[in-house]
RNA sequence: UACUGAUAAGAGCAAACCAGUCGAAAGGCUGGGACGCAAAACUAAAGGGCCUGUAAAAUGGCAGCCAGUUUCCAAA
Numbered sequence: 001u002a003c004u005g006a007u008a009a010g011a012g013c014a015a016a017c018c019a020g021u022c023g024a025a026a027g028g029c030u031g032g033g034a035c036g037c038a039a040a041a042c043u044a045a046a047g048g049g050c051c052u053g054u055a056a057a058a059u060g061g062c063a064g065c066c067a068g069u070u071u072c073c074a075a076a
Stems, first nucleotide, its partner, number of pairs: 004074002012037002017032006035064001041069003047066002049062003
C1' cells in the first nucleotide's frame, strides 16, 4: 500500500413502527424507536436500476440496490 474482516477496542449511523410537520404522490424533515450497517459517510440531468406521476413524458424522489469518491480499527 492492497486485500480481508473478530463474540477485539473506541466512536458513529439508524430499518420497521409511532407522533408532529412538509408534499398531489413517491418521499423528505424533527423527536421517539432499533432491524441491521465498515462505509448504512458523501454523490441523484450529464453511470445503471427502482419508486411516484402521466395520454405520453420527469423537470419529482430513492445513496439502507449496484456504482463512483473519501474513510476508523487491526485478530486470523
Record summary:
This is a predicted structure of a 76-nucleotide RNA (c-di-GMP-I riboswitch aptamer) from Petrocella atlantisensis. Its mean pLDDT, the model's own confidence on a scale to 100, is 83.